A computed fold for a 102-nucleotide RNA, annotated as SAM riboswitch aptamer (S box leader).
RNA sequence: CUGUUAUAAAGAAAGGCAGAGGGAUUAGACCCGAUGAAGCCUUAGCAACCCUUUACAUUAAAGAAGGUGCUAAAUUCUACCAAUUUUUUGGAUAGAUAACAA
Numbered sequence: 001c002u003g004u005u006a007u008a009a010a011g012a013a014a015g016g017c018a019g020a021g022g023g024a025u026u027a028g029a030c031c032c033g034a035u036g037a038a039g040c041c042u043u044a045g046c047a048a049c050c051c052u053u054u055a056c057a058u059u060a061a062a063g064a065a066g067g068u069g070c071u072a073a074a075u076u077c078u079a080c081c082a083a084u085u086u087u088u089u090g091g092a093u094a095g096a097u098a099a100c101a102a
Base pairs, nucleotide, nucleotide: 002101003100004099005098006097007096013043014042015041016040017039021032022031023030026079027078028077029076044071045070046069049067050066051063052062053061054060055059075094080091081090082089083088
């Protein structure tokens, strides 16, 4: 980097360094940011994919040592398709994360 499968309106922040951007990409909207953005580090936490234990075992319950991930706003919202009470709903695409495979 590619493929398969699964998941997502829930949940969880303080400190240090740093110093102007950030919310994946394109466009629009909206928002966060010198009361300190990105990035890096430390500690803490959340969750439960891998994992551990038990049982009536393709499942269910409990757990959290370890591997990841995450800790503003629905994946911030819209874009494409369908339906519709005309502003909502469902789905797709894309992206994210995990496990596995090449």
The coordinates come from a structure-prediction model, not an experiment, and the mean pLDDT is 84.